This is a predicted structure of a 338-nucleotide part of an RNA (large-subunit ribosomal RNA, domain IV) from a Candidatus Aenigmatarchaeota archaeon. Model confidence (mean pLDDT): 85 of 100. The RNAcentral record of the full RNA draws on ENA.

Context: one part of a larger RNA
């Protein structure tokens, strides 16, 4: 010096990105007691408080065996086992006398939950999930594998199977079909092979052979017409206006397929920004509650809430401590030196 461990005055998070790491709390028993909230199940072992040994004594209960009385039910004697309640006393620092055996509380974000995951730097708010919804599929199903035969789906049959999105539950899920996609459409336009053969070329003795070829007919597709958003997606600008000022319920105008509804909002989203106000602190770029000028929230790429849950993330409090003020002392092993 390294590793592991023990002790430490006063203070007690001042440490630090952060209480990381320590320490500490209660101690699986008995009794009392237990809030908000809640999906009435929970929350909850919430929290919090008390007790616990031994001796003596009094007094209950249950059971076992036994004797007696009684027809029986039952009553009662004796012995024992288990288990309560009260009083008095005894000892120790300490009575679950050893060991083992949760720190607790409050507020918020996210995800409902149990589960799954980057074998070897990520366990999470990611994935999954029950539930919701859209869509395909009538069975020789759709879908998938295979050139095929064939196979899975399925010895299933729309309360089934495949695919997409969302993600318990509660309240909800607004407007736009112009573009793209998808679906539907006996008309019309366009359109390939093919059919057709007006007309023409070569050859030429030829009524032959050969070549080119207009009109017309002709599929899907595309154009076209309509539908469709829990399909891909999108959801404006400028100017003016009220009897202080400010603001603008109101008006004008331009553009659009339609101009963002409810709810939420400096947010896991806010650049300006440590926004402003309030709370908590002596002091708070974090946190909580509001405001709303939303750079650039927003409704199943779901919106907003939500009890319970979480090795989740953020903030606060108590307790506790060598994390720190600020170091010190000690032990073992190793390294090193002799």
């Nucleotide at each position: 010096g390294c590793u592991u461990c023990c002790c430490c005055a006063a203070g007690g998070a001042a440490c630090u990105c952060g209480g990381c790491a320590u320490a500490a709390c209660a101690g699986c028993a008995g009794g009392c007691g237990u809030a908000a909230c809640u999906u009435c199940g929970g929350g909850a072992u919430a929290a919090g408080c008390c007790u616990u040994g031994c001796c003596u004594u009094a007094u209950g209960g249950a059971c076992u065996a036994u004797g007696c009385a009684g027809c029986a039910a039952u009553g009662u004697u004796u012995a024992g086992u288990c288990u309560g309640u009260g009083a008095g006393g005894c000892c120790g620092c300490a009575g679950c006398g050893a060991a083992a055996g949760a720190c607790a509380u409050c507020g918020g974000g996210a995800g409902a939950c149990u589960g799954u995951u980057u074998a070897c730097c990520a366990a999470a708010a990611a994935c999954a999930c029950a539930g919701g919804u859209c869509u395909c599929u009538g069975c020789a199903a759709a879908u998938u594998c295979g050139u095929a035969a064939g196979a899975a789906u399925a010895u299933g049959u729309a309360u089934a199977g495949g695919g997409g999105c969302u993600g318990a539950c509660a309240c909800c899920u607004g407007g736009c079909c112009a573009g793209u996609g998808c679906c539907a459409g006996a008309a019309g336009g366009u359109c390939a092979c093919g059919a057709g053969g007006a007309g023409g070329g070569g050859u030429g003795u030829a009524u032959g052979c050969u070549c080119c070829g207009a009109a017309u007919c002709u599929a899907a597709g595309c154009c076209c017409u309509g539908g469709u958003g829990a399909a891909c997606g999108c959801c404006g600008g400028c100017c003016g206006u009220a009897a202080c000022u400010a603001u603008a319920a109101c008006g004008g105008u331009c553009c659009u397929a339609a101009g963002g509804u409810a709810g939420c909002g400096a947010a896991a989203u806010u650049c300006c920004u440590u926004g402003u106000c309030g709370g908590g602190u002596a002091a708070g770029u974090u946190c909580c509650g509001a405001c709303c000028c939303g750079c650039a929230c927003g409704a199943a790429u779901g919106g907003u809430g939500u009890a319970a849950c979480u090795a989740u993330c953020c903030g606060a409090u108590g307790a506790c401590u060598g994390u720190c003020u600020c170091a010190g002392g000690g032990a073992a092993g190793c390294a090193c030196u002799c």